[in-house]
RNA sequence: AGAGUUUGAUCAUGGCUCAGGAUGAACGCUGGCGGCACGCUUAACACAUGCAAGUCGAACGGAGUUAUUUUGAGUUUACUUAGAAUAACUUAGUGGCGGACGGGUGAGUAACACGUGAGCAACCUACCUUAGAGAGAGGGAUAGCUUCUGGAAACGGAUGGUAAUACCUCAUGACAUACAGGGACCGCAUGAUCUUUGUAUCAAAGAUUUAUCACUCUGAGAUGGGCUCGCGUCUGAUUAGCUAGAUGGUGAGGUAACGGCUCACCAUGGCGACGAUCAGUAGCCGGACUGAGAGGUUGAACGGCCACAUUGGGACUGAGACACGGCCCAGACUCCUACGGGAGGCAGCAGUGGGGAAUAUUGCACAAUGGGGGAAACCCUGAUGCAGCGAUGCCGCGUGCACGAAGAAGGUUUUCGGAUUGUAAACUCCUGUCUUAAAGGACGAUAAUGACGGUACUUUAGGAGGAAGCUCCGGCUAACUACGUGCCAGCAGCCGCGGUAAUACGUAGGGGAGCGAGCGUUGUCCGGAAUUACUGGGUGUAAAGGGAGCGUAGGCGGGAUCGCAAGUCAGAUGUGAAAUGCAUGGGCUUAACCCAUGAGCUGCAUUUGAAACUGCGGUUCUUGAGUGAAGUAGAGGUAAGCGGAAUUCCUGGUGUAGCGGUGAAAUGCGUAGAUAUCAGGAGGAACACCGGUGGCGAAGGCGGCUUACUGGGCUUUUACUGACGCUGAGGCGCGAAAGCGUGGGGAGCAAACAGGAUUAGAUACCCUGGUAGUCCACGCCGUAAACGAUGAGCACUAGUUGUUGGGUCCGAAUGGAUUCAGUGACGCAGUUAACGCAAUAAGUGCUCCGCCUGGGGAGUACGGUGGCAACACUAAAACUCAAAGGAAUUGACGGGGACCCGCACAAGCAGCGGAGCAUGUGGUUUAAUUCGAAGCAACGCGAAAAACCUUACCAGGGUUUGACAUCCUUCUGACCGGUCCUUAACCGGACCUUUCUUCGGACAGAAGUGACAGGUGGUGCAUGGUUGUCGUCAGCUCGUGUCGUGAGAUGUUGGGUUAAGUCCCGCAACGAGCGCAACCCUUGUCGUCAGUUACUAACAUUAGGUUGAGGACUCUGACGAGACUGCCGAGGUUAACUCGGAGGAAGGUGGGGAUGACGUCAAAUCAUCAUGCCCCUUAUGUUCUGGGCUACACACGUGCUACAAUGGUCGGUACAAUGAGAAGCAAGAUGGCGACAUGGAGCAAAUCACCAAAACCGAUCUCAGUUCGGAUUGCAGGCUGCAACUCGCCUGCAUGAAGUCGGAGUUGCUAGUAAUCACGGAUCAGCAUGCCGCGGUGAAUGCGUUCCCGGGUCUUGUACACACCGCCCGUCACACCAUGGGAGUUGGGGGCGCCCAAAGUUGGUCAGUUAAUAGAUUACCUAAGGCGAAACCAAUGACUGGGGUGAAGUCGUAACAAGGUAACCGUA
Repeated sequence: AGAGUUUGAUCAUGGCUCAGGAUGAACGCUGGCGGCACGCUUAACACAUGCAAGUCGAACGGAGUUAUUUUGAGUUUACUUAGAAUAACUUAGUGGCGGACGGGUGAGUAACACGUGAGCAACCUACCUUAGAGAGAGGGAUAGCUUCUGGAAACGGAUGGUAAUACCUCAUGACAUACAGGGACCGCAUGAUCUUUGUAUCAAAGAUUUAUCACUCUGAGAUGGGCUCGCGUCUGAUUAGCUAGAUGGUGAGGUAACGGCUCACCAUGGCGACGAUCAGUAGCCGGACUGAGAGGUUGAACGGCCACAUUGGGACUGAGACACGGCCCAGACUCCUACGGGAGGCAGCAGUGGGGAAUAUUGCACAAUGGGGGAAACCCUGAUGCAGCGAUGCCGCGUGCACGAAGAAGGUUUUCGGAUUGUAAACUCCUGUCUUAAAGGACGAUAAUGACGGUACUUUAGGAGGAAGCUCCGGCUAACUACGUGCCAGCAGCCGCGGUAAUACGUAGGGGAGCGAGCGUUGUCCGGAAUUACUGGGUGUAAAGGGAGCGUAGGCGGGAUCGCAAGUCAGAUGUGAAAUGCAUGGGCUUAACCCAUGAGCUGCAUUUGAAACUGCGGUUCUUGAGUGAAGUAGAGGUAAGCGGAAUUCCUGGUGUAGCGGUGAAAUGCGUAGAUAUCAGGAGGAACACCGGUGGCGAAGGCGGCUUACUGGGCUUUUACUGACGCUGAGGCGCGAAAGCGUGGGGAGCAAACAGGAUUAGAUACCCUGGUAGUCCACGCCGUAAACGAUGAGCACUAGUUGUUGGGUCCGAAUGGAUUCAGUGACGCAGUUAACGCAAUAAGUGCUCCGCCUGGGGAGUACGGUGGCAACACUAAAACUCAAAGGAAUUGACGGGGACCCGCACAAGCAGCGGAGCAUGUGGUUUAAUUCGAAGCAACGCGAAAAACCUUACCAGGGUUUGACAUCCUUCUGACCGGUCCUUAACCGGACCUUUCUUCGGACAGAAGUGACAGGUGGUGCAUGGUUGUCGUCAGCUCGUGUCGUGAGAUGUUGGGUUAAGUCCCGCAACGAGCGCAACCCUUGUCGUCAGUUACUAACAUUAGGUUGAGGACUCUGACGAGACUGCCGAGGUUAACUCGGAGGAAGGUGGGGAUGACGUCAAAUCAUCAUGCCCCUUAUGUUCUGGGCUACACACGUGCUACAAUGGUCGGUACAAUGAGAAGCAAGAUGGCGACAUGGAGCAAAUCACCAAAACCGAUCUCAGUUCGGAUUGCAGGCUGCAACUCGCCUGCAUGAAGUCGGAGUUGCUAGUAAUCACGGAUCAGCAUGCCGCGGUGAAUGCGUUCCCGGGUCUUGUACACACCGCCCGUCACACCAUGGGAGUUGGGGGCGCCCAAAGUUGGUCAGUUAAUAGAUUACCUAAGGCGAAACCAAUGACUGGGGUGAAGUCGUAACAAGGUAACCGUA
C1' cells in the first nucleotide's frame, strides 16, 4: 500500500466481498513448563450454610472466675464453707466512638447526573492541627439486678432499689449569636469587613499505672461535603406546540444554606425550528480499541464521580444517612408456628439452584499495606496479601545438537527409466534448558513477628529419556499430485466449483505452505471505505438543481477614516488528579510486568498586550443598488369591439347516379335527388401569407386588426439618495395539458361507445360515425421528459462569424469602425469517465439555497397535512440480488440507409415435381431387417460391386492362453498333404506319407501355467489425422510510428478503377506477412532437336505403310518462341484504367485444372487408421451352418426409360478419344435367331486385341395408346460361380401396364457451354440406369440490377455478445417467504381524573403539670390498592391486498432495429 467481482473487451460511477488489528469472549481439534494479568457481558433471578463491624473495664454500677491476705464456722495440718479487702482476668447491660468508611452492582437516570471552568457577600464539617478562655454548685431518674407475671416463640408487662464521661437545673462567660445606634473602609449589586455603645441568650466530665488522655466555649486552618452558574454530552419532526406552582412579585413559613422549597395574595407570564414537549436508548469520565491523522466505536479490569441495595413510601438517630449486613408501613415471595402471631433480604467473600454458547475455591493469613475502636497491650477486618481452578489473554523457554548416502526399507507417484518423502530415519558422538531425585535455602521485617513456603533460587546426580499440533494448498493468497464420486454426495468469504480424465467435493498410513502450545471457526468493533467526504465527495447524460418567482428569519456582503477589542494573534498565571500513552534511565537471568524522572495531556479560565483582517460604533465617499430626465423595440398581461378565408349546417337554383373511403374493401351518404356547382343565410372555433435557431415574459406560456388600462426590459444622460446589496429554510402568490364543481356554448376535432375491416384472435393500429371534453365566466386541482434533463448572483479568462434592439464616431453613399443589451454557429486555453462544454461555461474563484449516497421492494405501506373527488405532498421497513446504471469500443443484427458482386433475379435452353422402373432414405414390419450420415453442407452418401464370403445383425452348434503377437515349462518329430468315417458345417476320429543339425540346438506341433491376446463394445462433447462448408468470397493480420486514460483507432477509410485489399491519386502514416495474381500441369500457334511400334509427300513395292526408303507432313516428346495494354487513337487527374483499332494462332487473368488466407459451424468420422479413459474376458472374444442387410399400406430425394415423325423400324455406309489387358484382352474361322459356345493367330502393348454411336444415304410407318412406350408375366435358353429358392446378369419367343409433356413449387447452364450420342475405366468370379473419365454432333439468350437468395465495403440504431433461432414484458396456475389492511382479542409501559388511604413529618385539640417525652384524637400531604376515559407500543386474527423468490407451466408479444403503429412523460 491494495485486491476480487457488472463487460466480448474498455474507462468511469457504484455497491458487495477479502487481506490487518482488537476482544472480559465462546465453539472444534490439540495440549510440556514458567512469569504477569484476567475470569456471570445472560436472570438488579431466587438463595441452604459459614464468615464479611466492631471496640473501649483507663466512662459506669454490677455479675462471675482465679490468686493472695484477712475474719468467722466446721476438731487441728490438709481441707470445706461464709464474709471482707487487694490484685489479675472475663463481660450481659448503661455510656462513648465507629456501623454514612471499606466491599458490591449498573436497575434507574438524557439530568447540573457526568466532564470542564468559575462562584457562594447564601452554607455545614465529628475525629485532626493551631490559638485564646474555661471546667463552680446542685438535682431527679433509669437499664442491668431482685421479685411477680404474659407468650409456643419472637418478645414483653409490673414491682423494688441503683451508677456514670447518661439526663436536668442554677452560676460565670466572650473577640459567639440576635436586635438597636455611631464611625472608617471595600465591593458590580443584594451587601461585606473593622471599630465602638447598649440590651438579651447560651457551657463543662471525668479517668488513670501521674506520662498523659478526655471535656466546654470561641477564632483560624486542614479535610470532607452542600448549593448556583457558563460550556459540552445519543436517536427520532411519520413527536410542533408545551406549561397552573406553571413564570414573576409581596409577605410568611421552612432549611446548614439560596430558592415556588412550601403557603397566602397579586400579576400573566415562562419554554420552543439555535428543536420545547413526547417517544426510544443509555450510568458519565480519565481512558481502551482502531486509524497517517481528523475521526469512528467503546466505557470489562485499574482510578474519579453518580445512582441503587427484594419492590414502593417514610422518617428517626447522628458532624455526616433518609442509611447494603439500622427502624416503621405497604406489596410480592420464602421460612417457623401451639394458628393467636412471628422471622428474612448475598447487586459483601466463598458457595447452591436457575438462566445461558459461556465465566473459578463453601481455601490460608492478618506476616505486609490500609481501616475501626482503645492510653496501650491488643481485638476486629472475605478490605487486603497469598494460594487453588481455567492456554482466557500477553510474555519467555523447551520438545534436542553434531555427524551420517547403501540416497536403505516402507509409502506416494511414474513416461516404468525414474522422481519424491530425504540427512529425514537407522547408526556413531555430544549436551542437560525443562524434567526426576537429593542437599542447601532467601528478599519481602535495618530489633521481634512470614499466610505465601521448604516457595523462588543455588548445587549435585540420572537419563534423549516424559513433551507437536492445527489450518490451508482454483484466483484473491504462500502452497499439487493420485484415487473415489459423476449437477449426485458435497464445498463456498466474494467470484464460483461438481453433468466420467475435478490442483475447488471426499480420501491419501502422498507432497507442500503458514502459524506454532497453540491453530482454526463464529460473534462484535475500527480499518481498508475519499462508501456521509471538517481534513476529503458530488449533482448535463451514472443517484442527485426545487416547475418558476416574490420575500421573512438566517448566512454572506463595496471604498476611505477614527475608535472599541467580541472573534483573531502573542506573553504570563491557574487548572488540565493519579494511573495509562510517549521519551530516557533503572529492577526482576530476558521479556511481558514493575519503578523513577521528563516532556506531553492539542482543553478551560483569568490577566496583560497587538489592532492587519472579520465584527461593533461614529463620520464620510460613489463605482454596487435605486430614483429622475430623454428616447426606444416587442405574439408581455387584462378587458371591450371589429374583420376576412375555411369547415359544417340551413334555404333556394343548376344537375344526375353515384359519392365517400382504403393496401384492398366494407360499414356510411344518395333517385325522398347526394357528391359537384352557384347565390343567400346561421353559428362556433382558430387566425394562412408576413414568420425568421426573429421578438416578449420569472417560468408555464404569448401570434388577425383596433381601442382603453397596465407590468417589465434596453439605450443615453449623470441631476438625486448614499451600500439602501446577494441568496433565501419556513411562508405567500403564479403555474401546460388532462381532470373536478356551477352556469353558458358547441362549427370542427375527438377519450368512452357503436359499426365495418384486418387477424389464429384484434376489447388495437385502418375506415365510417360519435358523447364527454376541447371554447367562455367564476371557483378548485398543483402535476408534466414543467428539459438547456444544466439553481440564483457577482467577478475574471484567445478569437472568428451570423442575427435582434439601441448609442457614438468616420463617410457623399451601398457602408466602415466602435460600444451596451439580447439571441445562434464554430473554436483556443482550460475542463470532462467519455460524449461534449467552451464569455449564454459543464473554465477559474467567491456567496447563499435545494438535492444525492447500490439495484429491487417503492415514490409503495402506515401516520400526518391539503383536496369536492381524482389524487398531491411528506415518506419507511421486512425481505431479496451481486449487481443495477453511464459513456465510448469491436462485432453481430435490423420488416435502417448508400454502393458493389454472383446463373442471384431477369432473358433463354433443357429439366425435376405427374408415369413405369432403378437406387438411397424415412416409416412400418421382423428373430434380425448391423452401423453411421440429417437444412443448404444427410438421402446412386461411407459402399470403386451384400447369393456364401464380405458381415459388423439374428437363430442354432462348437471353442476358451484363444483365429492373431511375445515370453516360460514338459513332451513329440512333425507341420503340410492324401484317403475314409461322422456332422447341417466347423469341430472330431482312423489310416498313409513325412525334417535339418556343427548334436549345443533350430523349426514345427501338442499339453500346461499365467502374464496377456482379442473387441466394427461406449465416448467425434477427451483426441490426432482426414474431410465438408461459408468460398476461389477478397478478405485476415503484423512491426514501427501517430492519435486515444483505455478497449481500440489509423494503416485497411476517402476519390477513381479492377475478377481481386488489382492498381493509381490523396491522406499520420511508412512498410511487411498470409491470401489475390504469377510461378506448376493441360489445351490452342510456331520453331529447333529426335524418329519406333507412329507417319507416308516424292521413289520403288504390295491385296494392305506390307516391305525398302524418307525425316518433308501428321503424330509422338524434349527444349524453346509467343501476349506484355507492347503499338495507335479517344476518354480519364499528363494517373491507374476503360473503350476502339492494328498486327497476331491467340488480346486484355486466351480456355480448363491443381492450388482453399485468418477463422466459423463442440460440423462429420472412435466402423479406414491411430489413440486417452471406461466397459467385456468359458464372452460384448473366436469359429461354423442357415437366415437377414433384398421385407412393404406408405412418404421423400437422386436417376434411367418414355410419352414419339427433329421420331420408330429395316437396310446401306463413314469418322474418335481416353483407357485397361496374362487366373488377362482375344482377332480371323466355325456353330447357334441370339445370349454364347468351340478353337485359338497375336499381344506384358504408339507393334496385338477390346473398338463406336448419333450423324449421313435410302426404304417404310402417317398421328393412333400406334410399327410410340416398354413395365409386368409365361415359356425356353446362355454365362459366372461349391452353390443363382430366398437373392445375379444376359438371350430368344410370347405377353404389352402406366404414360399423350406433367399442380403448387423447384433445379442446372453464358460456348466447344447447355442439350444430345455412343465409348473407356475402377470395383469385380458374376452383377451399373451409379461413379470417374473420354471423345462425336452442337445451340439459344443476356434489356438490365427494381425485386428474391447469398456475399463484400461504408454508414446508422441497438436494452443483442450463446450475438435476432438474440433479448425481454405482464396476467394466470403451483410452492415458499417476509409484509400491509382486517370484525376484533390479549398483554405492556407512561401520563390524566375520581375513590379509599398505611406508616410518617408538621400543625390543631384533649387528658393532667411548667418544659421535654409519651398517649388519645384530628387536618393536610401521601406509597400501595380500586374505578374510569383517551392516546401509544407489542403480539395475535377468519379473510384479504399487493410484493419477492422459485423447474424447461399457460396465454399473448408490450419494449430493445423505423422492434414491424417511433418511444417516452403528466392526466382521464

RNAcentral holds the sequence, with entries from ENA. This is a predicted structure of a 1468-nucleotide RNA (small-subunit ribosomal RNA) from an uncultured rumen bacterium. Rfam family: Bacterial small subunit ribosomal RNA. Gene Ontology terms of the family: structural constituent of ribosome and ribosome.